This is a predicted structure of a 350-nucleotide part of an RNA (small-subunit ribosomal RNA, central domain) from an uncultured prokaryote.
The RNAcentral record of the full RNA draws on ENA.
Its mean pLDDT, the model's own confidence on a scale to 100, is 88.

Context: one part of a larger RNA
């Protein structure tokens, strides 16, 4: 430096917010930096092309001309890029009415159902299994009734549903807050896309420190099965799981499918708005904007399958792959309390 490529064959960063940079909407004037064309030096010779010539040819050799990416001088031209000014509204934002929703923090309440205390009736079993045991029971269990604590999840409503950038969000009310959707054309005027570093979030487990602790339950004991059982099945159980701060930075972090924008047949269901139609009216129907699905016509695509939520048509920018095992490791740096995590080779061998 190029080529082809990333749903599943090797590849999309776990998401997001932004900093250089790329990239950038109409219209009008100017400048001439890039562009185009002319022109002025230069671009040693030998090589490579051509023509003619010299060795009896040829390989060689002469002589001539031709080409030579670039740099460079001066001129011309103004489309298009760039700049410099000025105008616009369709992109992008603001304003105003509104609107749905488990988006967030943060308080307080609630009810089933657990466990354990405490009492009361009861009086021999209970419980567990494929059958067992282990375990718990006459110091009264199971079972039931009465109160009292305790902690976690929040049945139904519930859905192909909502919501959020992803991780995720579901019990009631409150208080604080973020975004999105429709209408209105009521303001700015290109303020935009993407986005290396970087900063910010980031599910489980995992750490710290200081709480809680019903239930489950790694790890441990203990019964069982087995040839054997470091397991699968039972009966116990600690960390943890749960709450305050601070860390950890992963994932089958998945739509295994990176963002913005446009532009390309339809049908159906759906959440949310917004007009119309109907003498009113729950409703129904038409139309349109958003979001979620399912079919499917062209087109793609090895298939399978996508198919306006595109894996189609094309542009912008970004991350990425480039036979397979070694290996996502070593060994440097960094980050981190440790686990470890981010960057990431090679010999060798197929």
């Nucleotide at each position: 430096c190029u080529g082809g490529g990333c749903u599943u064959a090797a590849a999309g960063g776990g998401u997001g917010c932004g900093u250089a940079g790329g990239c950038g909407g109409a219209c009008c004037u100017g400048u001439a930096a890039g562009u185009g064309c002319u022109u002025u030096g230069u671009g040693a010779a030998a090589u490579c092309c051509c023509a003619c010539g010299g060795c009896u040819c040829a390989a060689c050799c002469g002589u001539g001309g031709a080409a030579u990416g670039g740099c460079u001088u001066g001129g011309c031209a103004g489309a298009c890029u760039a700049u410099a000014g000025g105008u616009c509204u369709u992109g992008a934002g603001g304003u105003c009415g509104g609107u749905a929703g488990g988006g967030g923090u943060c308080a307080c309440c609630g009810g089933a159902a657990c466990g354990c205390u405490a009492g009361g009736u009861g009086g021999a079993g209970c419980g567990g299994u494929g059958a067992a045991a282990u375990g718990c029971g006459u110091a009264g269990a199971u079972a039931u009734c009465u109160a009292g604590c305790g902690g976690a999840a929040c049945g139904c409503c519930g859905a192909a549903g909502g919501u959020g950038a992803a991780g995720a969000c579901a019990g009631g009310u409150g208080a604080c807050u973020g975004g999105g959707c429709c209408g209105a054309u009521u303001c700015u005027g290109a303020c935009g896309c993407u986005g290396a570093g970087g900063c910010a979030c980031g599910a489980a487990a995992g750490c710290g420190u200081g709480g809680g602790g019903a239930g489950c339950a790694a790890a441990c004991g203990g019964g069982a099965u087995u040839a054997g059982a470091u397991a699968c099945c039972c009966c116990g159980g600690u960390a943890g799981u749960c709450c305050a701060c601070g860390c950890c930075c992963u994932a089958a972090a998945c739509g295994a499918u990176g963002u913005g924008c446009a532009c390309u047949a339809g049908a159906u269901c759906c959440c949310g708005g917004g007009a119309g139609u109907u003498c009113u009216g729950a409703c129904a129907c038409u139309c349109u904007c958003u979001c979620g699905a399912u079919c499917g016509a062209a087109g793609c695509g090895a298939a399978a399958g996508u198919g306006a939520u595109u894996a189609g048509u094309a542009c912008a920018c970004c991350g990425c792959c480039u036979g397979g095992g070694g290996a996502g490791u070593a060994c440097g740096g960094u980050c981190g309390c440790a686990a470890g995590g981010c960057u990431a080779a090679a010999a060798c061998u197929c």